[in-house]
Molecule: small-subunit ribosomal RNA
Organism: uncultured Desulfopila sp.
C1' cells in the first nucleotide's frame, strides 16, 4: 500500500468480496511446563445449605453455662486425674437484656433513566457535616420510671398479655451562659440580592466510668473531610410525532426544608416552550477509558477507577449527622415454605453453591500472616473486603520437546520420460549437553508493629528510689500461601507437536479414486472419465502449544467525502416565478472588542497511552519520575479581518427624461379562403376508397357543376435555428386597457443588494363539475378488409372530447435531460433591435459599440462523447438533490382533491451485478458500391415408371463398423460366394497366429497314413546341411523347428470432446497480418481509409505514415504456333523393286508423328479518352489483353470427419473383448429418401453396306490366323515384356430397305427351360449366352439440379480393383457438336465502406408477458388474543399531616399519648381513547 469480480476487450461509475488489527467469546481438532491477568455478555429467572456486621464488662443491672481458687472424697505412679460442694472485694469471664458506637462504609447488579443522570467549568451573600484536629468556656442541684428478673397466663408456632421488681454514660426538671438562637434600633461598606459591627427584649447545656491517670460529656468558634442545592456548555436516533402546557408561566402572602424554589397552599395576572425540533413514541446507565484508524473520525462502555440508579414488585414513612436504608420496620401484590387451618415465615443484582435458560463462563477451598474497615483505653474480637490457593490454552508473555558429526545418499513410502528424482543429514550410527518434568537434600524475602520482659530518661502522684503514664534502647513474640520461589546433587535423549492450507486473490504440486454423483465454496467459481478446486496419499507452505472455523467491531470504504465526493448522458437541478426566516454581501473614516490572535493563572482525579529509569534470570507484569491531556473557566493585552454602533461616497441596485422593436397578456368588433349541411338549377350512372378490395353513398337522382343560404372552428401566402414571454406558451385585421425589455444622454436616491427552507402564485395535453356550442377532426364503439388469429396498422362511419364562460386538477422526455446571481478568460462568421463615426447627397457602403439569437473553433475541462464569453472553463454566494440493481416512486400512515389521482415515502425478500461512454466484430425484412451459372436469357435433366446402387426404418442369432444440411446417402468399398470379415452360432487353444530375451533338444526340410465339418490330434518313413575354431571327435555361432518357464504378446475394445498426420468446407473468395512511427488514459486506430482502376489489398494519385510478410499474379505441367536437333518399332514426297492390294522392300530425313532444346505475347505498336494507373477500338499475329486447362488453397471457421489406413496419451480385457476353424450373416423387406441406368419412341426402332479416333493395358498376362458352336464360348498357340504383337470391328455418322403413331417391329422388367465361363465350392449369393415370356411406362404435381464453348447435349473406347463378378459406379480418352446472357430490380452466397444495436455461444442471438404446479417473503383482511400509555370515575391499606376525647399516663401539668374522624394516596374495579405485538378463513 492494495487485490478479485459487470465486458469479446477497454475506460470511468458503482456495489459485493478478500488480505489487517481486536475480542469477557463459542465450536472443531490437538495439547509439555511456568508467570501474570481474566471468567453468566442469556432469565433485574427461581433459589436448598453454610458463611458475608458486629463490638464494648474501662456505661448498667444481673449471672455462674465456662475458667481459676478453696475444701472434701476416690484412684493411687504422693502430686496428678476424676467427682462433689463452696467461692462473686478473682485489675478472669459472660449466653440473654438495658445503654453507646457501627449497621448510610465495604461488596453486588445495570432493571429504570435521553435528564431530578453523567462530563466539564462555575455559583451557594440560599446550606448541612457524627467520628477527627485546634482554640475558648463548662460539667451544679434534683427526680420518677423501665428491660432483664419473678409469678400467673394465651398460642401449634411466630409471638405475646397481666402482675411484681431494679440499675445506668437510658429518660426528665431546675440553676448557670464566654459565646449561641429569635426579633431588632443605629452605624459602616457595598448596592442587584446583601455583608460586618451592634443598643435592647426574649430563649435554651451537660454524664459519668475506673486502677487518679486516662477515656468520655455539654456549649461556642474555626479547620479538615464528606455532602445538599443552583447555573452555562456538551451528551442517541425518529417529523410516516408539529404543535405542547392550568401548578401550567410569573407575582404577593403563608407553609415546609439544613437550604433556594409552584416544593406545597390561597389569591391575582395570562403567561411559558417550540422548526437552533417543543411534545410524543423508541433505544440506552454516564464518564476516565477500550478497540480500530496516518489522522479526522467510527464503534464500544467486561475486568480497574469516579459518579448515578436499584435491592422480589409497588407505595409511604421511622430512626439517625447522613437513608426514605441489599443481609431494618409498615402496608398492598405475585411467588415459595411451615401449619394443629386459627395463623405465621421468606427475599443470594454479597461469597461459594443449585436448578432453569443458553453456543457459553469456575471451588458449597485456606487465612485474617499482610493491606484496609467496624467496635474497644487496650489485649483482642469481627471482616466471602482483602490476601492466597483450586478449575478453564480464555488472553498476553517466557521456556522446552535436544546439540554436533554423519552418504552405502540405507531400508521404506511417493513420483517417474524406467535413466532416475524426492522425503534427505532426515534416520541409523558415534560423540556431547541437561533447560522443563522426575527423585533426594537444603531453603528465603514478604514482619512493620502491638503486647510482654529487662534497662534509661522525664512526668504526675506518693512516706517512697513501689505501683502508674509518656518517650526511647535491647531481647522476645506473629506466615494462610508453603517446605512455595530459589539453590545443589542424581539418572536418562530418556516423558513432551500439532493444526490449517496448497485454482486466482494468497506463500505452497504431483499421483490415485470419483464422474454435474459424492461433495467444495470468503468472492470469482470447481465437479458431466486424464479435477494442482471434491475424497485419500506423497511432497510442500504458513503458524506453532497451539491452529482453524463462526459471531461481532473498526479498517481497507474518498462507499456520507470537516479533513475528503458528486448531479448534460452513469444515481442526482424542484416545471417556472415572487417572496418570509436564515445564509452571504460594494468603497471609506472613527469607535467598540462579540468572533479572532497572543500571554498569564486555575483546573483537566488516580489508573491507562507515550518517554526515561528501576524491580522480578528475560518478557508479560509492576514501581518511581516526566511529558501529554488538542478542553473549560478567569484575567491582561492587540485591533488587521468579520460583526456591532456612528458618519461619508457612487461603481452594485433603483428613479426621472427622450426614442425603439415585438405572434407578451386581456376585452370587444370585423374580414376573406376552405370543409360540411340546407334550398334551387343543369345533368346521368356511377361515386368513394385502397397495395388490391369491400363496408358506404347513389335511379327516392349521388359524384360533378352553377347560384343562394346557414353554422362552427382554424387563420394559407408573409414565415425565417426570425420575434416576445419567468416557464407553460403566443401567429388574420382593427380599436381600447395593460406588463416587461433595449438604446441614448443628463439629473437624482445612496447598498436600498444576491439567494431563498417553509409559504404563495402561474402552470401543456388529457381528465372532472355546471351551463352553452358543435362545421371539421376524432378516443370508445360498429362495420369492411388484412391475417393462422388481428380486440392493431388500412378503409367507411361515429360518440365523448376538441370550442366558449365559470370552477377544479397540478402532472409531462414540463428537456438545453444543464438551478439562480456575480466577475474574469483567444478568435472567426452569420442573425435580430438600437446608437456613434467616416465616405458621397440620397439609396447605400465601411467601421466601432450595447443588447438578443445561431454555427465553427483555441486554451481549459471531461470517463469519453463532447462543452467552449449563451461554458460542462476559472472563482465567489445561496438553494435543491444523489449514495448498487430489483422490490418501488410501491405498501402503510398523513395530507390535498368531487373523482381520477397527486405529494410525502419505507421494509421484508432477492441478485452480484445493474448502468454510462467509447472499441473490434457479428447481425439488420438499414444505406452506398461490386462480384459469382446467383437471378435473368437458354439447353438438358431430377421429382412419375421398371431396374441398379447407397441410406433410413423394420426384421434378425447376426443383419459388423463408420459417415448425417450445404460439407452423409454409386460415401470409406479401385470388386462381401469361402477368404476378405471386424458380426452371429457351434467346436477348439492359452507365453499364444506375431516380436524380443533365457534354457534344453533337434539341421532346415521332404514323403505320407488314420480320425474329424475343419481347426486339430496320433502314428510311420526319409534327411543330417552352412560359418568359425580345430588333428578327428567335438565345441561355439547364424537361421529355422519343437518343448519348458517368465517378463510379455495380442485387442477393427472405449475416448476424433486428450492428440499427430491426412481430408472436407467457406473459397481460388481477396483477403489476413507485422515492425517502426504517429494519434488515443485505454481497448484500439492509422497503414488496409479516400478518388479512380482491376479478375485481384491489381496498379495509380492523394494522405502521419514509411516499409515488410503470408495470400493474388508470375515461376511448374498439358494443349495451341514456329525453329532446330534426332530418326525406330512411327512416316513415305522424290528414285528403284515386288505384290490382287498394302512403306511390303531398297532407300530417304522432305512431310505427318515421336521427344529434347529454344522461340513466341509484352498493352510492345497505332488512334481516341484519362494527371496517372488503365480503358475502348485497330493493325499485325497460330494465339490479344490472365491465350485454354491443370497443379497450387493465406490468417482462420465449423470441439467438421477419421483411434476401423497409420501413429499415439489415458482407460479397459488377459483360459478372453486375444487366437484358430466350419457354417451362417453383411445380399433380409410392409415402407421412405438420395444417386444413377434404360425407356416411353419416327431427329426413332430394326436389317444390310461403308468411313473416321484418342488414350490405355498385357507374362499367374494379352492372345492373332485357323477350326468347332446360332451364341456365350471351346480347341489350338503364330506373335508380343510392346510407337513392332495382341486386346481391337470404335459408335453416333453416312447410304439404302423396312416399320406408320399403336402400349406398337417402342420398351425391356419379370419368369421358364437349355447352356457357357471363373472358381475347392455359384443353394442362401456370380456374370454371361440362346430360345420363349413381354410388366410398368405415352415425357412426369409441388418442388428442384447442372451448364457460358470445343462447354452443354449426345456417341462410343480404355483402365484400376479383379479367379470371376453385382460396373448402369468411378477415373481417363477421343467423335459429333449447339442455344443464350437485355441486364443486376429480385432469390442465394461473398467482398469493401458507412449506420443502428440491449447481440459477442455473435439473429438458429437476445428477450417480454399471460397461463399451469410447488414454495418463500410482504400488503389487505370479517375478526380475535395480549401488552403499554393516557383521561375520567369508584374504592381507599399502610403512612405523614390536621383534628382529637367522656379513654390512658410515674417524673414534666394552659401537659403528653391514644381510640376515632379526616386531606393526600399505592394496589384494585369500571368506562372511553391512543399506540403496539401475535394470530386468521379469504
Nucleotide at each position: 500500500a492494495g487485490g478479485g469480480u459487470u465486458u469479446g476487450a477497454u475506460u470511468a461509475u458503482g456495489g459485493c468480496u478478500c488480505a489487517g488489527a481486536g475480542u469477557g467469546a463459542a465450536c472443531g481438532c490437538u495439547g509439555g511446563c511456568g508467570g501474570c491477568g481474566u471468567g453468566c455478555u442469556u432469565a433485574a429467572c427461581a433459589c436448598a445449605u453454610g458463611c458475608a456486621a458486629g463490638u464494648c464488662g474501662a456505661a448498667c443491672g444481673a449471672g455462674a453455662a465456662c475458667g481459676g481458687g478453696u475444701u472434701a472424697u476416690a484412684g493411687c505412679u504422693u502430686g496428678c486425674u476424676a467427682u462433689a460442694a463452696c467461692u462473686g472485694u478473682c485489675a478472669g469471664c459472660u449466653a440473654a437484656g438495658u445503654g453507646g458506637c457501627g449497621c448510610a462504609c465495604g461488596g453486588g447488579u445495570g432493571a429504570g433513566u435521553a435528564a431530578u443522570a453523567u462530563a466539564u467549568a462555575g455559583g451557594u451573600a440560599a446550606u448541612g457535616u457524627g467520628c477527627c484536629u485546634u482554640g475558648a468556656a463548662g460539667a451544679u442541684g434534683g427526680g420518677g420510671a423501665u428491660a432483664a428478673u419473678u409469678g400467673u397466663u394465651g398460642g401449634a408456632a411466630a409471638c405475646g398479655a397481666c402482675u411484681u421488681g431494679u440499675a445506668a454514660u437510658a429518660c426528665c426538671c431546675g440553676a448557670u451562659a464566654u459565646g449561641c438562637c429569635u426579633u431588632u434600633a443605629a452605624u459602616a461598606c457595598a448596592u442587584a440580592a446583601g455583608u460586618a459591627u451592634g443598643c435592647a427584649a426574649g430563649g435554651g447545656a451537660a454524664a459519668u466510668a475506673u486502677u487518679u491517670a486516662u477515656a468520655g460529656c455539654u456549649u461556642c468558634a474555626a479547620g479538615a473531610u464528606c455532602g445538599g442545592c443552583c447555573u452555562g456548555u456538551a451528551c442517541g436516533g425518529u417529523a410516516u410525532c408539529a404543535g405542547c402546557u392550568a401548578g401550567u408561566u410569573g407575582g404577593u402572602a403563608g407553609g415546609g426544608u439544613a437550604a433556594u424554589g409552584g416544593c406545597c397552599u390561597a389569591c391575582c395576572a395570562a403567561g411559558g416552550c417550540a422548526a437552533c425540533g417543543a411534545u410524543g413514541g423508541u433505544u440506552a446507565g454516564c464518564g476516565g477509558g477500550u478497540c480500530u484508524g496516518a489522522g479526522a473520525g467510527g464503534a464500544u462502555g467486561a475486568u480497574c477507577c469516579g459518579c448515578c440508579a436499584c435491592a422480589c414488585u409497588g407505595g409511604a414513612a421511622c430512626u439517625g449527622g447522613a437513608a426514605c436504608a441489599c443481609g431494618g420496620a409498615c402496608c398492598a401484590g405475585a411467588c415459595u415454605c411451615c401449619u394443629a387451618c386459627g395463623g405465621g415465615a421468606g427475599g443470594c443484582a454479597g461469597c461459594a453453591g443449585u436448578g432453569a435458560g443458553g453456543a457459553a463462563u469456575a471451588u458449597u477451598g485456606c487465612g485474617c500472616a499482610a493491606u484496609g474497615g467496624g467496635g474497644g483505653a487496650a489485649a483482642c474480637c469481627c471482616u466471602g473486603a482483602c490476601g492466597c490457593a483450586g478449575c478453564g490454552a480464555c488472553g498476553c508473555c517466557g521456556c522446552g520437546u535436544g546439540g554436533a558429526u554423519g552418504a552405502u545418499g540405507a531400508a521404506g513410502g511417493c513420483c517417474u520420460u524406467a535413466g532416475g528424482g524426492u522425503c534427505g543429514u532426515a534416520a541409523a550410527a558415534u560423540c556431547c549437553u541437561g533447560u522443563c518434568a522426575g527423585a533426594u537434600g537444603g531453603g528465603a524475602a514478604g514482619a512493620a508493629a502491638u503486647g510482654c520482659a529487662c534497662g534509661u530518661a522525664a512526668g504526675a502522684a506518693u512516706a517512697a528510689u513501689a505501683c502508674c503514664u509518656u518517650a526511647u534502647g535491647u531481647g522476645u513474640u506473629u506466615g494462610a500461601c508453603g517446605g512455595u520461589a530459589c539453590c545443589a546433587u542424581c539418572a536418562a535423549a530418556g516423558g513432551a507437536a500439532g493444526c490449517a492450507c496448497c485454482g486466482g486473490c494468497u506463500a505452497a504440486c504431483c499421483c490415485c479414486g470419483u464422474g454435474c454423483c459424492a461433495g467444495c465454496a470468503g468472492c470469482c467459481g470447481c465437479g458431466g472419465u486424464a479435477a494442482u478446486a471434491c475424497g485419500g496419499a506423497g511432497g510442500g507452505u504458513g503458524c506453532a502449544a497451539a491452529c482453524g472455523u463462526u459471531g461481532u467491531u473498526c479498517g481497507g470504504a474518498a462507499u456520507u467525502a470537516c479533513u475528503g465526493g458528486g448531479c448534460g448522458u452513469a444515481a442526482a437541478g424542484c416545471g417556472c416565478g415572487c417572496g418570509u426566516a436564515g445564509g452571504c454581501g460594494g468603497u471609506u473614516u472613527g469607535u467598540u472588542a462579540a468572533g479572532u490572535c497572543a500571554g498569564a493563572u486555575g483546573u483537566g482525579a488516580a489508573a491507562g497511552u507515550c518517554c526515561a529509569u528501576a524491580g522480578c534470570u528475560c518478557a508479560a507484569c509492576u514501581a518511581u519520575g516526566g511529558a501529554a491531556g488538542u478542553g473549560c473557566a478567569u484575567u491582561u493585552g492587540a485591533a488587521a479581518c468579520u460583526g456591532g454602533c456612528a458618519g461619508a461616497c457612487u461603481u452594485g441596485a433603483g428613479u426621472a427624461c427622450u426614442g425603439g422593436a415585438g405572434g407578451g397578456g386581456g376585452u370587444g368588433a370585423u374580414g376573406g379562403a376552405a370543409u360540411u349541411c340546407c334550398c334551387g338549377g343543369u345533368g346521368u350512372a356511377g361515386a368513394g376508397g385502397u397495395g388490391a378490395a369491400a363496408u358506404u353513398c347513389g335511379u327516392a337522382g349521388a359524384u360533378a357543376u352553377c347560384g343562394g343560404g346557414a353554422g362552427g372552428a382554424a387563420u394559407a401566402c408573409c414565415g425565417g435555428u426570425g420575434g416576445c414571454g419567468a416557464a407553460g406558451g403566443c401567429g388574420a385585421u382593427c380599436a381600447c386597457c395593460u406588463g416587461g425589455c433595449c438604446a441614448g444622454a443628463u439629473a437624482c436616491u445612496g447598498a436600498c443588494g444576491c439567494u431563498g427552507a417553509g409559504g404563495u402564485g402561474c402552470g401543456a395535453a388529457a381528465g372532472c363539475g355546471u351551463g352553452g356550442g358543435g362545421a371539421g377532426c376524432a378516443a370508445a364503439c360498429a362495420g369492411g378488409a388484412u391475417u393462422a388469429g388481428a380486440u392493431a396498422c388500412c378503409c367507411u362511419g361515429g360518440u365523448a372530447g376538441u370550442c366558449c364562460a365559470c370552477g377544479c386538477c397540478g402532472u409531462a422526455a414540463a428537456c438545453g435531460a444543464u438551478g439562480u446571481c456575480u466577475a474574469c478568460u483567444a478568435g472567426g462568421u452569420g442573425u435580430u433591435g438600437g446608437g456613434g463615426c467616416g465616405g458621397u447627397u440620397a439609396a447605400u457602403c465601411g467601421u466601432c459599440u450595447c443588447a438578443u439569437u445561431g454555427c465553427c473553433g483555441g486554451a481549459g475541462c471531461u470517463a469519453a462523447c463532447g462543452c467552449a464569453u449563451u461554458a460542462a472553463g476559472u472563482u465567489g454566494a445561496c438553494c435543491g438533490c444523489c449514495u448498487g440493481g430489483g422490490g418501488a416512486g410501491u405498501a402503510c400512515g398523513a395530507u390535498c382533491g368531487c373523482a381520477a389521482g397527486g405529494u410525502u415515502a419505507a421494509a421484508a425478500c432477492u441478485c452480484a451485478a445493474a448502468g454510462g461512454a467509447a472499441u473490434a466484430g457479428a447481425c439488420g425484412g438499414g444505406g452506398a458500391c461490386c462480384c459469382g451459372c446467383a437471378c435473368a436469357a437458354g439447353c438438358g435433366g431430377u421429382g412419375g415408371a421398371g431396374c441398379a446402387u447407397g441410406u433410413g426404418g423394420u426384421u434378425u442369432a447376426a443383419u459388423u463398423c463408420g459417415a448425417c444440411g450445404a460439407u452423409a446417402c454409386g460415401c470409406g468399398a479401385a470388386g462381401a460366394a469361402c477368404c476378405u470379415u471386424a458380426c452371429c452360432u457351434g467346436g477348439c487353444c492359452u507365453u499364444g497366429a506375431c516380436a524380443u530375451a533365457c534354457c534344453a533338444a533337434g539341421a532346415a526340410c521332404c514323403u505320407a497314413a488314420u480320425a474329424g465339418a475343419g481347426a486339430u490330434a496320433u502314428a510311420a518313413g526319409g534327411g543330417u546341411g552352412c560359418u568359425a575354431g580345430u588333428u578327428u571327435a567335438c565345441u561355439a555361432g547364424a537361421a529355422c523347428u519343437u518343448g519348458g518357464a517368465u517378463a510379455c504378446a495380442g485387442g477393427u475394445g472405449c475416448u476424433g470432446c486428450a492428440c499427430g498426420g491426412c481430408u472436407g468446407u467457406c473459397g481460388u473468395c481477396a483477403g489476413c497480418u507485422c515492425g517502426u512511427g504517429u494519434c488515443g488514459u485505454g481497448a484500439g486506430a492509422u497503414g488496409u481509409u479516400a478518388g479512380g482502376u482491376u479478375a485481384a489489398g491489381u496498379c495509380c494519385u492523394g494522405c502521419a505514415a514509411c516499409g515488410a510478410g503470408c495470400g493474388c499474379a508470375a515461376c511448374c505441367c498439358u494443349c495451341g504456333u514456329g525453329u532446330u536437333u534426332a530418326g525406330u518399332u512411327a512416316c513415305u514426297a522424290a528414285c528403284a523393286g515386288a505384290u490382287u492390294a498394302u512403306g511390303c522392300u531398297g532407300a530417304g530425313g522432305a512431310c505427318u508423328c515421336u521427344a529434347g532444346a529454344c522461340a513466341u505475347a509484352c498493352u510492345g505498336c497505332c488512334u481516341g479518352g484519362g494527371c496517372a494507373a488503365c480503358c475502348a477500338g485497330g493493325a499485325g499475329g497460330a494465339a490479344g489483353g490472365u491465350g485454354a486447362g491443370g497443379a497450387c488453397g493465406a490468417c482462420g471457421u465449423c470441439a467438421a470427419g477419421u483411434c476401423a489406413u497409420c501413429a499415439u496419451g489415458g482407460c479397459c480385457c488377459u483360459u478372453a473383448c486375444g487366437g484358430c476353424c466350419a457354417g451362417g450373416g453383411c445380399u433380409a423387406c410392409a415402407c421412405a429418401c438420395g444417386u444413377g441406368c434404360u425407356a416411353c419412341a419416327a431427329u426413332g426402332g430394326g436389317g444390310u453396306a461403308u468411313a473416321c479416333a484418342a488414350a490405355g493395358a498385357g507374362c499367374c498376362g494379352c492372345a492373332a490366323u485357323a477350326c468347332c458352336g446360332c451364341g456365350a464360348g471351346g480347341u489350338g498357340g503364330a506373335g508380343c515384356a510392346a510407337a513392332u504383337c495382341u486386346c481391337a470391328u470404335a459408335a453416333a455418322a453416312u447410304a439404302u430397305c423396312u416399320c406408320c403413331c399403336a402400349g406398337u417391329u417402342c420398351g425391356g422388367a419379370u419368369u421358364a427351360c437349355a447352356c457357357u465361363c471363373u472358381g475347392c465350392a455359384a443353394c442362401u449369393c456370380g456374370a454371361g449366352u440362346g430360345u420363349a415370356u413381354g410388366a410398368a411406362g405415352u415425357u412426369g404435381g409441388a418442388a428442384u439440379c447442372g451448364c457460358u464453348a470445343g462447354u452443354a447435349a449426345u456417341c462410343g473406347u480404355a483402365g484400376a480393383u479383379c479367379a470371376g463378378c453385382a460396373a448402369u459406379g468411378c477415373u481417363a480418352c477421343g467423335g459429333u457438336g449447339a442455344a443464350u446472357a437485355c441486364g443486376u430490380u429480385c432469390c442465394c452466397g461473398g467482398g469493401u465502406c458507412u449506420u443502428g444495436u440491449a447481440c459477442u455461444c455473435a439473429c438458429c442471438g437476445c428477450c417480454c408477458g399471460u397461463c399451469a404446479c410447488a414454495c418463500c417473503a410482504u400488503g389487505g383482511g370479517a375478526g380475535u388474543u395480549g401488552a403499554a400509555u393516557u383521561c375520567a370515575u369508584u374504592c381507599g391499606a399502610a403512612g405523614c399531616g390536621g383534628g382529637g376525647a367522656u379513654g390512658c399516663u410515674a417524673a414534666a401539668a394552659u401537659a403528653g399519648c391514644u381510640a376515632c374522624c379526616u386531606u393526600c394516596c399505592a394496589c384494585a374495579g369500571u368506562g372511553g381513547a391512543u399506540u403496539u405485538a401475535g394470530u386468521a378463513a379469504c